Transfer RNA from Singulisphaera acidiphila DSM 18658, 72 nucleotides, folded computationally. Lineage of the source: Bacteria > Planctomycetota > Planctomycetia > Isosphaerales > Singulisphaera acidiphila. The gene name in the source record is tRNA-Cys-ACA-1-1. Rfam family: tRNA. Rfam classes the family as a transfer RNA.
């Protein structure tokens, strides 16, 4: 440099037009001599950025940038 797939909660991840979740963790209660693990509740994300379609975008598309795999 060419193409490709990704960037959504602290971590991995889901959802693919109709007001964003799920699992660890993490806070609090319960249980327990206590602690673990278990039960039940509770916080936290304008969707990597700008733009653009649309009545409406994490979602279609156009550009930047990031991170990976391919080829060269």
């Nucleotide at each position: 440099g060419u193409c490709g797939u990704g960037g959504u909660a602290g971590c991995u991840c889901a959802g693919c037009g109709g007001u964003a979740g799920a699992g660890c963790a993490c806070c609090a209660g319960g249980c327990u001599a206590c602690a673990a693990a278990c039960c039940u509740g509770g916080a936290g994300g304008u969707a990597a950025c700008g733009g653009g379609u649309u009545c409406g975008a994490c979602u279609c598309c156009c550009g930047u940038c990031c991170a990976c795999a391919a080829c060269a």